The prediction has a mean pLDDT of 84. c-di-GMP-I riboswitch aptamer from Neobacillus terrae, 91 nucleotides, folded computationally. The model forms 95% of the base pairs in the Rfam consensus. It was read from a public genome assembly, where an Rfam model found it. Rfam family: c-di-GMP-I riboswitch aptamer. About the family: GEMM was predicted in a large-scale screen for bacterial structured RNA regulatory elements.

RNA sequence: UUAACUUAAGGGCAAAUUUUACGAAAGUAAAAGACGCAAAGCCACGGGCCUAAAGCAGGAGUUAUCCUGACAUGGCAGCCGGGCUGCAAAA
Numbered sequence: 001u002u003a004a005c006u007u008a009a010g011g012g013c014a015a016a017u018u019u020u021a022c023g024a025a026a027g028u029a030a031a032a033g034a035c036g037c038a039a040a041g042c043c044a045c046g047g048g049c050c051u052a053a054a055g056c057a058g059g060a061g062u063u064a065u066c067c068u069g070a071c072a073u074g075g076c077a078g079c080c081g082g083g084c085u086g087c088a089a090a091a
Stems, first nucleotide, its partner, number of pairs: 012037002017032006035078001041084003045081003048076003056069005
């Protein structure tokens, strides 16, 4: 100096929930709030998971519309893997 592991110090992020806004929904953003996290920092590349508006298929109907099914072009990075970046220092 680099890498791994992980006591400390300084700290950092922020689950559920509540309020408001956006969205068809999943979910996202802000505020409050802390379950937890050594990358719970960033990135949808691979797997996985969530939603199904429009369109498609089928059915019903007062032919307005409603119901069901499959399906991301929508999402989840705090599901796993991967890529990039990063604070501190004993043993």
The organism belongs to Neobacillus, within Bacteria.